[in-house]
This is a predicted structure of a 477-nucleotide part of an RNA (small-subunit ribosomal RNA, 3' major domain) from an uncultured marine bacterium.
Model confidence (mean pLDDT): 84 of 100.
It matches the Rfam family "Bacterial small subunit ribosomal RNA".
Context: one part of a larger RNA
RNA sequence: UGACGGGGGCCCGCACAAGCGGUGGAGCAUGUGGUUUAAUUCGAUGCAACGCGAAAAACCUUACCUACCCUUGACAUCCCGUGAACUUUCCAGAGAUGGAUUGGUGCCUUCGGGAACACGGUGACAGGUGCUGCAUGGCUGUCGUCAGCUCGUGUCGUGAGAUGUUGGGUUAAGUCCCAUAACGAGCGCAACCCUUGUCCUUAGUUGCCAGCGCGUAAUGGCGGGGACUCUAAGGAGACCGCCGGUGAUAAACCGGAGGAAGGUGGGGACGACGUCAAGUCAUCAUGGCCCUUAUGGGUAGGGCUACACACGUGCUACAAUGGUCGGUACAGAGGGUCGCCAAACCGCGAGGUGGAGCUAAUCCCAGAAAGCCGGUCGUAGUCCGGAUUGGAGUCUGCAACUCGACUCCAUGAAGUCGGAAUCGCUAGUAAUCGCGAAUCAGCAUGUCGCGGUGAAUACGUUCCCGGGCCUUGUACA
Numbered sequence: 001u002g003a004c005g006g007g008g009g010c011c012c013g014c015a016c017a018a019g020c021g022g023u024g025g026a027g028c029a030u031g032u033g034g035u036u037u038a039a040u041u042c043g044a045u046g047c048a049a050c051g052c053g054a055a056a057a058a059c060c061u062u063a064c065c066u067a068c069c070c071u072u073g074a075c076a077u078c079c080c081g082u083g084a085a086c087u088u089u090c091c092a093g094a095g096a097u098g099g100a101u102u103g104g105u106g107c108c109u110u111c112g113g114g115a116a117c118a119c120g121g122u123g124a125c126a127g128g129u130g131c132u133g134c135a136u137g138g139c140u141g142u143c144g145u146c147a148g149c150u151c152g153u154g155u156c157g158u159g160a161g162a163u164g165u166u167g168g169g170u171u172a173a174g175u176c177c178c179a180u181a182a183c184g185a186g187c188g189c190a191a192c193c194c195u196u197g198u199c200c201u202u203a204g205u206u207g208c209c210a211g212c213g214c215g216u217a218a219u220g221g222c223g224g225g226g227a228c229u230c231u232a233a234g235g236a237g238a239c240c241g242c243c244g245g246u247g248a249u250a251a252a253c254c255g256g257a258g259g260a261a262g263g264u265g266g267g268g269a270c271g272a273c274g275u276c277a278a279g280u281c282a283u284c285a286u287g288g289c290c291c292u293u294a295u296g297g298g299u300a301g302g303g304c305u306a307c308a309c310a311c312g313u314g315c316u317a318c319a320a321u322g323g324u325c326g327g328u329a330c331a332g333a334g335g336g337u338c339g340c341c342a343a344a345c346c347g348c349g350a351g352g353u354g355g356a357g358c359u360a361a362u363c364c365c366a367g368a369a370a371g372c373c374g375g376u377c378g379u380a381g382u383c384c385g386g387a388u389u390g391g392a393g394u395c396u397g398c399a400a401c402u403c404g405a406c407u408c409c410a411u412g413a414a415g416u417c418g419g420a421a422u423c424g425c426u427a428g429u430a431a432u433c434g435c436g437a438a439u440c441a442g443c444a445u446g447u448c449g450c451g452g453u454g455a456a457u458a459c460g461u462u463c464c465c466g467g468g469c470c471u472u473g474u475a476c477a
Base pairs, nucleotide, nucleotide: 001477002476003474004473005472007471008470009469010468011467012466013465015461016460019425020424021423022422023421026316027315028314029313030312031311032310033309034307035306042053043052064302065301066300067299068298069297070296073125077124078123079121080120081119082118083117086103089100090099091098092097107114108113127291128290130289131288132287136285137284138280139279140278141276143274148187149186150185151184152183153182154163155162156161167178168177169176193268194267195266196265198236199235200234201233202232203231204230208225209224212223213222214221239262242256243255244254245253246252318418322377323376324375325374326373327372328371334365335364336363339358340357344353345352346351384415389410390409391408392407393406394405395404431453432452433451434450435449436448437447
């Protein structure tokens, strides 16, 4: 100087408390451990691994296993030889591949040849998701959006080092003020950026429709209009600016006015010096080591989907604030031409037929759901719950056996609110309801977004956890 203390002081955080809803019990989905297996590819392992890499494992992917094949190789550059490239058909085979066969002879040319491509050959070389993340770059997680981490000069100390950065206040903040052997400065904080909340200006189609007409069973459908909504560009607006109080006349704090918004208005992007030899050699790059008729390459089938069990994360429930039937209302944000797919018709339905429109503020996906208005059920393992299983189908796709999703009929399991324990959340939040997108042929209870409805509670900081500053002890570094 640090680190540590079941030392002290001050302070903060959904850290506790106060509340609301969960997990832990059930069934299923998914990931992991374990076990099994020819293989169940590899990585991630307290917080910070476990719906994680994977924003899609039937084949492919695929790295694994088995079998069958190749050896200058699936891919790159160089050299030699032959042939344009390309193409038809047949045979063997699981295919890779092997054998035979048909058409075709193009482009440039100084007629030597050349360019692209294919086949054969020689060796230089290719290739490796093989090892080492404890050799590395890059990227990332975490403490933590915590308020810290340092430097120059000066001063003090023999020196390590200290001071500044401490103290009194204050703040979300090393934020600011005052004091002060310190005076300044840098990286962080904040602001500048995006978005949302109010208003104004400009613009008016594909969007809008107040007023004026036309038309319809009805609809901005039409003429027209720019008022309104909206769209998208520019501005205004919030600064403790104003008033009162507290304070040290400071910084600031408390209350009030005005205001769409008030003290960082809400949300996002943004992550200091560093810590964990944290994670990643399987995104990529890369040193070293290793393989080179194989640890490289191709193909088919299988596996990654196994199942006495254990754990994590979720979904659906156990019902009446509910289930079910009928009627009826209101979003936002997205996506669409190898695509989204309307009307109409067929089917109980998944879906099929059909073909209008749309390269989209124009057309389509697209019926939002909870809600509201009625009917029914009456506390029951039920008109709750839907697992499981049998049958019949639909769709995608060469192909749904291993191993897809969905529909219909039948079946109707566990489950009556969950032990010890444990998690999230402070407001348009929790809870609850549906909608969309990426990936994608197909496959979503996951992920990332979007809006609808919309709470309760916070006395307080003694205690648990994590953190910041000062101080103290130490046989630790």